[in-house]
Context: one part of a larger RNA
RNA sequence: CGUUCGAUUCUUGAGGGGAUUUGACUCUAGUACGAGAGGACCGAGUUGAACCGACCUCUGGUGUACCUGCUGUCCUGCCAAGGGCACCGCAGGGUAGCUAAGUCGGGCACGGAUAAAUUCUGAAAGCAUCUAAGAAUGAAGCCAACCCCAAGAUUAGGAAUCGUUUGAGAGCCCUAGGAGAUGACUAGGUUGAUAGGCGCUAGGUGUAAGCAUCGUAAGGUGUUGAGCCGAGGCGUACUAAUUGCUCGAAUCCUAUUAGG
Repeated sequence: CGUUCGAUUCUUGAGGGGAUUUGACUCUAGUACGAGAGGACCGAGUUGAACCGACCUCUGGUGUACCUGCUGUCCUGCCAAGGGCACCGCAGGGUAGCUAAGUCGGGCACGGAUAAAUUCUGAAAGCAUCUAAGAAUGAAGCCAACCCCAAGAUUAGGAAUCGUUUGAGAGCCCUAGGAGAUGACUAGGUUGAUAGGCGCUAGGUGUAAGCAUCGUAAGGUGUUGAGCCGAGGCGUACUAAUUGCUCGAAUCCUAUUAGG
C1' cells in the first nucleotide's frame, strides 16, 4: 500500500514446513524345524543409543548482585573499625537469570491408494492363464493422520462486537520487562501495584560491631544462627507513570418504491 466504510477480538485452513531413525534383551520357546549341532517366522513386552522439543524441581556450571576469609599498600589523626587500588587483588561459598553433563516429553497407533510380489474369477485361444473386462491382498516408501506457520490464499475468506464527527479505535509521551541492536512485542499509566522506595519473606553467607568476661598475650567465650545481603515471592500509592496533543471511517458507474 492492498484486501472498496473504519476498527477491536476470535477464527477457518488453500498451501507450506517439521517429524518419520534404530540396537539389545525378555516372553512365546529351547517350541516349529533338524540325526545332531543348532535354532526360528508370526506375535507380545522391556530397556537403550543418536536426534528433536521444552524446562530449571533435582545434580552441577556460571553468577564483575551478594556474604565470608586473607595479603600488600595508601587513606579516614591514632587504637579499633572501615574505604580505595592490586586480573572481580587472591581464596571459599552462592540467590535470580542463563545453562547441560541435569529433568521431562516425542517418533506410537489407525486409515486410504499403491510397488515388487501373491491371488480369485476369466476369455481372446472349448484347455490353460493373476489380466485383456472385473475383483482381493500387499512396504520403513506415497497420501492422510501428529506438531508448527499460514487469507498478499490479489480467489485477499468467516464470526461476534463497537463506531462513522455526539467520533470506535490508534498513536505521540511516560513507568517497565515474560520483549529487545533500533523499530517491534508484552505489562501498565492514578478507576493505578508498571518500576523505584519501604515492610515482611523464600534463599545466600556463616555467629557483625559494640560491650562483658577468661587469658600476660596471640586469642577464646557470651550477647548471637548474629549481622549483612536478598535480580525471587507477597504486600504497601511514599516517588515517578501529570496535564495534554495528534491521527482517525467515501467517491464513481448502473439505476431509482428499491437495489446491483